[in-house]
Context: one part of a larger RNA
Molecule: large-subunit ribosomal RNA, domain VI
Organism: uncultured Mucilaginibacter sp.
RNA sequence: CGCAGGAAGUUUGAGUGGGGCUGACCUUAGUACGAGAGGACCGGGUUGGACUAACCUCUGGUGAAUCUGUUAUGGCGCCAGCUGUAUUGCAGAGUAGCUACGUUGGGAAUAGAUAAGCGCUGAAAGCAUCUAAGUGCGAAACUAGCCACAAGAUGAGACUUCCAUUGAGGGUCGUAGCAGACUACUACGUUGAUAGGUUACAGGUAUAAAGGUGGUAACAUCAUAGCCGAGUAAUACUAAUUGCCCGAAG
Numbered sequence: 001c002g003c004a005g006g007a008a009g010u011u012u013g014a015g016u017g018g019g020g021c022u023g024a025c026c027u028u029a030g031u032a033c034g035a036g037a038g039g040a041c042c043g044g045g046u047u048g049g050a051c052u053a054a055c056c057u058c059u060g061g062u063g064a065a066u067c068u069g070u071u072a073u074g075g076c077g078c079c080a081g082c083u084g085u086a087u088u089g090c091a092g093a094g095u096a097g098c099u100a101c102g103u104u105g106g107g108a109a110u111a112g113a114u115a116a117g118c119g120c121u122g123a124a125a126g127c128a129u130c131u132a133a134g135u136g137c138g139a140a141a142c143u144a145g146c147c148a149c150a151a152g153a154u155g156a157g158a159c160u161u162c163c164a165u166u167g168a169g170g171g172u173c174g175u176a177g178c179a180g181a182c183u184a185c186u187a188c189g190u191u192g193a194u195a196g197g198u199u200a201c202a203g204g205u206a207u208a209a210a211g212g213u214g215g216u217a218a219c220a221u222c223a224u225a226g227c228c229g230a231g232u233a234a235u236a237c238u239a240a241u242u243g244c245c246c247g248a249a250g
Base pairs, nucleotide, nucleotide: 001152005163006162007161008160009159010158011157015149016148017147018146021049022048023047024046025045026044027043033038051106052105053104054103055102059100060099061098062097066093067092068091069090070089071086072085073084074083075082076081110144111143112142117137118136119135120134169246170245171244172243173189174188175187176186177185194239195238196237197235198234199233200232201231203228204227205226211222212221213220214219
């Protein structure tokens, strides 16, 4: 821009793409078959490999804005207590998120029409013949079925609701996000839990400082404390103010 008014939402599916892999074991059954040796088709079940999708409950990884220990050195006048720098100083752990080495799922069943092939009936050609008329089976291939997209499918579809100058709806702006390069998308904007803060909890570190007691002292103990990023919930304390713009055939 189009889809012969302008919008918001819900859809149909022409069409397009993805997927389609395979082993072993148990059973049927030591059956059919076979002198024996050996040893099935068909069918049922279990469990793997590789590939693939989603996810983070578990197991792990990461986690330079979390906690703790500790070395050297500088600073806060000194002690105590803190703090800067040294690869994040080094080391031990680790929430959320992201992840695989982790967890869960998938390939199918089924139907249709067929290929090679196997047939039935059957003439031309008194026989024979699956074929000429007719007709039945038959494969991981084909068409559906499963998953995703999809009306620019210009063949532009369908349904519901709203608006008619008292204007539906959209945008700008702001608070944000599991969304994201920007944009877009999604949530919210006081008729408010959108983010921050606060409180509580989960979770992580590991028992703060000050003080008492014991010990000459290091230290131990009273004492699961203190501190804390992303998580969950509650709470208008802070910030989302008011406005403005676009907006209905040629």